[in-house]
Context: one part of a larger RNA
């Protein structure tokens, strides 16, 4: 100059992407404790005191024949010491909003997470030799020594209040009356060849299944949910009005958002000053309803922002212990 440590005057986060490290708190009884809430919690909320030893009074429990002996409980008075949960060991604390309900699982060696899973909800398929999987077309097995309250695909994600509109495309389910349609089946025609029976060959026309065309269903199936132009007795704005297209033209919510380019958007609030953060507004470049849509106690080594308490994080570094580097030897 380094690393692990301890320790510091004044401040107290001014450090920094960010209190990252650290630092403070820790136990036991006693009091005392909010918003909210699914009434369980929240909650060791927060926050206050008390705790060593000594001497004396009261009392309880249990053993003993009894003297007494253990353990306790409470009163008062009084004593040291810097320091009485005297080492060690032992949550820092509250408040806002995000996204996931929750416990849990992940990326063995850079991601623990909002991701994945969960109970719970929905649609689907399976009737038993099940559907589905596994295996060369077999034999077999698994599903199951189960039977629609069973299994298996598949999306959603407690729990509250919901969950709108479109079936034109695509998928998937149902129907069969026409079109089309393959081998295959009929065999008009024609052709070689032959004297000739025949042989070979050529395919008109009917006949002809699933699909496909077509007709219906069907979004918690893939999905998708306009646009122009005019209007009110200041202005402005448009409950109304006209047209255009369309399968329908986004409904409740929520909203500059984990989503907003313009954008540091106006507005209010914290600040002495706030691109972040919280409340509103809505002009949603490009929200939005199980691809779920708002809400939520209680949980989170998740993300944001603020406030108390602490601190060498920092103004501004210093010193010491131990242990490396350098220098000698």
């Nucleotide at each position: 100059c380094g690393a692990u440590g301890u320790u510091g005057a004044a401040g107290g986060a001014a450090c920094u992407c960010g209190g990252c490290a650290a630092a403070u708190u820790a136990c036991u009884c006693u009091c005392g404790u909010a918003a909210c809430u699914u009434c369980g919690g929240g909650a060791u909320a927060a926050g206050a005191g008390a705790g060593c030893c000594u001497u004396a009074g009261a009392g309880a429990u249990g053993g003993g024949c009894a003297a007494c002996c253990a353990u306790u409980u409470u009163u008062a008075a009084g004593g040291g010491g810097c320091a009485c949960a005297a080492a060690c060991c032992a949550g820092g604390g509250g408040g806002u909003a995000g996204c996931g309900a929750c416990u849990g699982u992940u990326u063995a060696c850079u991601a623990a997470a909002a991701a994945c899973a969960c109970a719970g909800g929905g649609c689907u398929c399976u009737g038993c030799a099940a559907a589905g999987u596994c295996u060369u077309u077999a034999a077999g097995a698994c599903g199951a020594a189960g039977u629609a309250u069973a299994g298996g695909g598949u999306c959603u994600g407690a729990c509250g209040c919901c969950u709108g509109c479109c079936c034109g495309g695509u998928g998937c389910c149902g129907g069969a009356a026409g079109g089309u349609u393959a081998a295959a089946g009929u065999g008009a025609u024609g052709u070689g060849u032959g004297c000739a029976a025949g042989c070979a060959u050529u395919g008109a026309u009917c006949u002809g299944a699933a699909g496909c065309c077509c007709c219906g269903g069907u979004a918690a199936a893939c999905g998708g949910c306009g646009g122009c132009c005019g209007u009110a007795a200041c202005u402005a704005u448009a409950a109304c009005g006209g047209u255009c297209c369309u399968a329908a033209g986004g409904u409740a919510g929520c909203g500059a958002a984990a989503u907003u380019c313009c954008u540091u958007g106006u507005c209010g609030g914290g600040u002495a000053a706030g691109u972040u953060c919280c409340g509103a507004c809505c002009c949603g470049c490009a929200u939005g309803a199980a691809u779920g849509g708002c809400g939520u106690a209680a949980c989170g080594a998740c993300u944001u922002c603020c406030c108390c308490a602490c601190u060498g994080u920092c103004u501004c570094c210093a010193a010491c212990a131990u242990u490396g580097a350098c220098u000698c030897a």

A computed fold for a 329-nucleotide part of an RNA from an uncultured Alphaproteobacteria bacterium, annotated as large-subunit ribosomal RNA, domain IV. The coordinates come from a structure-prediction model, not an experiment, and the mean pLDDT is 87. Rfam family: Bacterial large subunit ribosomal RNA.